[in-house]
Context: one part of a larger RNA
Molecule: large-subunit ribosomal RNA, domain IV
Organism: Balneolota bacterium
RNA sequence: CUCCCGUUAAGGAACUCGGCAAAUUGACCCCGUAACUUCGGGAGAAGGGGUGCCUCGGGGCUUGAGGCGAACAGCGUAGGGCCCUGAGGCCGCAGAGAAUCGGCCCAGGCAACUGUUUAACAAAAACACAGGUCCGCGCUAAACCGAAAGGUGACAUAUGCGGGCUGACGCCUGCCCAGUGCUGGAAGGUUAAGGGGAGAGGUCAGCGCAAGCGAAGCUUCGAACCGAAGCCCCAGUGAACGGCGGCCGUAACUAUAACGGUCCUAAGGUAGCGAAAUUCCUUGUCGGGUAAAUUCCGACCCGCACGAAUGGCGUAAUGAUCUGGGCACUGUCUCAACGGGAGACCCG
Numbered sequence: 001c002u003c004c005c006g007u008u009a010a011g012g013a014a015c016u017c018g019g020c021a022a023a024u025u026g027a028c029c030c031c032g033u034a035a036c037u038u039c040g041g042g043a044g045a046a047g048g049g050g051u052g053c054c055u056c057g058g059g060g061c062u063u064g065a066g067g068c069g070a071a072c073a074g075c076g077u078a079g080g081g082c083c084c085u086g087a088g089g090c091c092g093c094a095g096a097g098a099a100u101c102g103g104c105c106c107a108g109g110c111a112a113c114u115g116u117u118u119a120a121c122a123a124a125a126a127c128a129c130a131g132g133u134c135c136g137c138g139c140u141a142a143a144c145c146g147a148a149a150g151g152u153g154a155c156a157u158a159u160g161c162g163g164g165c166u167g168a169c170g171c172c173u174g175c176c177c178a179g180u181g182c183u184g185g186a187a188g189g190u191u192a193a194g195g196g197g198a199g200a201g202g203u204c205a206g207c208g209c210a211a212g213c214g215a216a217g218c219u220u221c222g223a224a225c226c227g228a229a230g231c232c233c234c235a236g237u238g239a240a241c242g243g244c245g246g247c248c249g250u251a252a253c254u255a256u257a258a259c260g261g262u263c264c265u266a267a268g269g270u271a272g273c274g275a276a277a278u279u280c281c282u283u284g285u286c287g288g289g290u291a292a293a294u295u296c297c298g299a300c301c302c303g304c305a306c307g308a309a310u311g312g313c314g315u316a317a318u319g320a321u322c323u324g325g326g327c328a329c330u331g332u333c334u335c336a337a338c339g340g341g342a343g344a345c346c347c348g
Base pairs, nucleotide, nucleotide: 001343002342003341004340005339006338007337008336010334011333014332019329027051028050029049030048031047036041038168052090053089054088055087056086057085058084059083060082061081062080063079067075068074091095103327104326105325106324107323108322109321110319111318115127116126131166132165133164134163135162136161137160143152144151145150169314170313171312172311174244175243176242179241180240181237182236183235184234185233188232189231190230194226195225199221200220201219202218203217206213207212245263246262247261248260249259272306273303284300285299286298287297288296
């Protein structure tokens, strides 16, 4: 000097990103316990008191020698065991004398909850979850595995099975179907193979002096016309993918604009919430808390760029969650000291 452990004057978070770590608390009995609440809870809330040993007494339960009793029934004295309780006394710094053995409170964010997870840097506000809703599926089900046979679904049958989204509960969940998707429609447009075969080319019997013409056959092309779904088209559909405006003016102080004008759109963001896990400007402004606070809490609303099942807003309980504050407590610190153990050093 390093590691582990113990103790510490005065102060007590001044440490630090942050009380990280450590300390406090701790068992049992009694008293006593708030807001809030889904009436279960919150609760071990919080906050107090007691605890050893000796002597004497009161009470309860139990057992019960001898005894009573006809009784192997039962009753029950002394005595024994267990428990409750009163008074007096004794000792120590200390009586749950060691060990095991909750620190607590207030406010907020997120997630309802118990659960699950990155085996070996993340345990969470992520995943799951009951509940909600939408879609598919009538059974040889849909969906899925498999060239197939076959199997799962299910030896089930719509109060079922599969898939998507949301995520207890409470109050709710607005407007837009123009685009995309899905569902339905089938009159018209477009449209493949195929059908169809107008017509054209090649070839060569023949004809022609030649140029060339050219039947049948074979062969190569091939127009009209008939051809489904799809697409176009017409509707519906948002707890489908998604989207949910701009400019200008206006009130008898000023300011602001209930109001008006105009442009655009499929429709221009309702309720609720809001500097938020979302706010750039921003340490916004005001209030609270502090001597002093970019954090925190309550408001305001100018929402750069919240918003309603990619759910909105609340919410008791829950959480090795995250944030802020407080009490208690402490070597975290002011500021370090001492002690114990193991290393470090030497020999082997």